RNA sequence: GGCCCCAUCGUCUAGUGGUUAGGACUCUAGAUUCUCAAUCUAGCAACACGGGUUCAACUCCCGUUGGGGCCA
Numbered sequence: 001g002g003c004c005c006c007a008u009c010g011u012c013u014a015g016u017g018g019u020u021a022g023g024a025c026u027c028u029a030g031a032u033u034c035u036c037a038a039u040c041u042a043g044c045a046a047c048a049c050g051g052g053u054u055c056a057a058c059u060c061c062c063g064u065u066g067g068g069g070c071c072a
Base pairs, nucleotide, nucleotide: 001071002070003069004068005067006066007065010025011024012023013022018055027043028042029041030040031039048064049063050062051061052060
């Protein structure tokens, strides 16, 4: 330098155009317990960035940034 893949709560992830953006772990509060742990309930929290297409974009297209792989 060329080609390909990836980017979603603090972490790991689901989501193939119309979902209230879901789940697990973590965290916080409550219940239970003499206390802790475990268990149960509830809560907090996310679509990398800029454009485009579309009535409607996490999703499709282009570019940027970051990460990874192959070739040279």
This is a predicted structure of a 72-nucleotide RNA (transfer RNA) from a Patescibacteria group bacterium. The organism belongs to Bacteria candidate phyla, within Bacteria. The prediction has a mean pLDDT of 81. Rfam family: tRNA.